Transfer RNA from a Syntrophobacteria bacterium, 73 nucleotides, folded computationally.
Model confidence (mean pLDDT): 82 of 100.
Its Rfam family is "tRNA".
Parts: sequence; structure tokens; C1' cells
RNA sequence: GCGGGUGUAACUCAGUUGGUAGAGUAUCUGGUUGCCAAUCAGAAAGUCGCCGGUUCGAGCCCGGUCUCCCGCA
Repeated sequence: GCGGGUGUAACUCAGUUGGUAGAGUAUCUGGUUGCCAAUCAGAAAGUCGCCGGUUCGAGCCCGGUCUCCCGCA
């Protein structure tokens, strides 16, 4: 340099043909207990890597760009 893959909550990851973004763990609050742990209920947490485009509507489609991984040279 070329090709392919990856990026979504603090962390690990889902997200089906474009239709208003979720789970587990962790955190916080409450119940239960004499206390802790465990367990149960609830809450908070995201401009979906970044910029632009298409569309009534984009995590998803298109272009550019960046990180990391794999391959070729």
C1' cells in the first nucleotide's frame, strides 16, 4: 500500500427485510436479615467511533475518515 472484519451503557455483548435501542455483570435505592452475604423489586446510565449523504424515518443503506484485529504484498 491492497483486501476483509471490528467499534452500541462503566465492562462483556445482542439488535432478524430501515420503523422511536436492549440483556447480563457492575453502580445506586428499597424489601427480606440482629448484621453481612445471598436473594427479590425498582432506578440511573447511550448524541450506536467521527463527519456527511439517501429516506417521511438510519445502529442497520451509501461515501469519507479514525481505532483495533486478520490476511496479502